[in-house]
Context: one part of a larger RNA
Molecule: small-subunit ribosomal RNA, 5' domain
Organism: metagenome
């Protein structure tokens, strides 16, 4: 000099844009953060309709009131599917195939896209309800009815598996809109299932090579190296087991101790390097500590389940309940880091034919000069060089066109009118294609009205009044731009180095003055 997730002092108009627990992976009271499908499926607690009965009023239409009733919109709870494995946080652990990189062969893959083939006929439960019980509660037993795209047998098999053949084994599921039809029943649409092939995209394995300090760690290892069988996996292997053989690694640093998530990259530097990995992007690890497997295409699973353990809460003392390193927040640590905010309107995800549900991802607002940019704090004239401050050699000098005076502007700010774009879809009429037996539904796609905005009356444009509301900080001995008086008198105090202060101190401490940067400006800390 430059740079920072920066703190501290003084100081502080305003916008945009970024960023904001580095520490205690400390412990958390509250709320939200992961739901969705009634077009799977039985039902009917709530709500709204409609039906039906019975009463009241009334000539009667009709309306009020009880009750019934899944009948219709829907829908608590529950079976079922499909997602909670993405998405968000956090860096504790790990010197390792963790990550980067360049390959490889033994391998899975919901959901999607593209091919091939199917979807026949059964069957036995089981929740929810109901009845009895049991617990303070968490909950939980028993007995009884029933449902399906829930589960299981049988038929079939293009294809797949096993097999060397021969042969053997393996499937499935439905809803739902729209035509004729009284009905059975037929036709067609669209979502779905089952079997198989290929694909994308995703996920596991191997391996070259790279990857931090300590020799004041020099020896290390028994599943340790290889083989053979047998087992395991989706899969290659000591991955696990017997048995057999002595290997295997090391001064090119093995082992062992310390430290660290790793890269893209970011800082600085002319480059060579050095230093680091905050925010974004990628991968990896964790999820109160430790350990376990279970559903599943996927996990050994942040807001799942089991165990043990420490801590916290309930309790009727017999037993339950929990896990913010998700997003606000509190306590605590610390020099030090933000709102218990809106909205799903847009991106994106989930779950549904769809309409739409959810969404603390994400978008916005809200605090912070934390940080980079960008603008303002006013312009012009104005000499009697004013007053008034400091200095003075007492003659004047300088603050100084500086202020006042005159003439003007009017950005931000204030008022006040006006005001987008972020909207793409969404419904509804009517074409037009597709598709169909069809002018139905269905999909595609025109067009014409309607609807959807947190931000926010923002952004921006205009009008009106007034200079009006808006300057600081460190420095002035040399390094190093910038000098006098006064106080003090080795005292008080500066001080980054060398230094200053002991009676005229440009070095302390004040004042005028001057330099330097400016909404910042010094100091500390850190890198280079």
């Nucleotide at each position: 000099g430059a740079u920072u997730g920066a703190a501290c002092g003084c100081u502080g108009g305003c916008g945009g844009c970024a960023c904001g627990c580095c520490u205690a992976a400390c412990a958390c009271a509250u709320g939200c953060a992961a739901g969705u499908c009634g077009a799977g499926c039985g039902g009917c607690a709530g709500c709204g309709a409609g039906a039906g009965u019975a009463g009241u009023a009334g000539c009667a239409a009709u309306a009020c009131u009880a009750c019934u009733u899944g009948u219709c919109g829907g829908c608590g709870a529950g079976c079922g599917g499909c997602g909670g494995a993405c998405g968000g946080g956090u860096g504790a652990g790990g010197a390792a195939c963790a990550c980067g990189u360049a390959g490889g062969a033994a391998u899975c893959u919901g959901c999607c896209c593209a091919g091939a083939a199917g979807a026949g006929g059964g069957g036995g439960a089981u929740a929810a309800c109901c009845a009895a019980g049991g617990g303070a509660a968490a909950c939980u037993u028993u007995g009884g009815c029933u449902a399906a795209u829930a589960c299981c047998g049988c038929a079939u098999a293009a294809u797949c598996u096993c097999g060397a053949g021969a042969g053997a084994g393996a499937a499935a599921a439905g809803c739902u809109g729209c035509c004729c039809g009284u009905a059975a029943g037929g036709g067609u649409g669209g979502c779905g299932c089952u079997u198989u092939u290929g694909g994308a995209g995703g996920a596991g394995c191997c391996u070259g090579c790279g990857u931090c300090c300590g020799a004041u760690u020099a020896g290390c290892u028994a599943g340790u190296u290889g083989g053979u069988a047998g087992g395991g996996u989706a899969a290659a292997a000591g991955c696990c087991u017997a048995c057999c053989a002595a290997g295997g690694c090391g001064a090119u640093g093995a082992u062992c101790g310390g430290u660290a998530a790793c890269u893209g990259g970011u800082c600085u530097g002319a480059g060579a390097g050095g230093a680091c990995g905050a925010c974004c992007a990628g991968u990896c690890a964790c999820a109160c500590u430790g350990g376990g497997a279970c559903u599943g295409a996927g996990a050994c699973a942040c807001g799942g389940c089991c165990c043990a353990g420490a801590c916290u809460c309930c309790u009727a003392c017999g037993g339950g309940a929990g896990g913010c390193a998700g997003c606000a927040g509190u306590g605590g640590g610390g020099a030090a880091u933000a709102u218990u905010g809106g909205a799903c309107a847009a991106u994106g995800g989930g779950g549904g034919c769809a309409a739409c549900c959810c969404u603390g991802a994400c978008c916005c607002a809200g605090c912070g000069a934390u940080g980079c940019c960008g603008c303002g704090u006013g312009a012009g004239u104005g000499a009697a060089g004013a007053a008034g401050g400091c200095c003075u050699u007492c003659g004047g000098g300088u603050c100084g066109u500086a202020a006042a005076g005159c003439u003007c502007u009017u950005u931000a700010g204030g008022u006040u009118g006006g005001g987008a774009a972020g909207a793409a879809g969404g419904g509804u009429g009517c074409g037009a294609g597709g598709g169909u037996a069809a002018u139905a539904u269905c999909c595609u796609u025109g067009u014409a009205c309607u609807u959807u905005g947190a931000c926010g009356g923002u952004a921006c444009c205009g009008a009106c009044a007034g200079a009006a509301u808006a300057a600081g900080c460190a420095c002035c001995g040399g390094c190093a731009a910038a000098c006098u008086c006064u106080g003090u008198g080795c005292c008080a105090g500066c001080a980054g180095c060398c230094g200053c202060g002991g009676u005229a101190a440009u070095a302390c401490a004040g004042a005028g003055g001057g330099u330097g940067c400016g909404a910042g400006c010094g100091u500390u800390a850190a890198u280079c």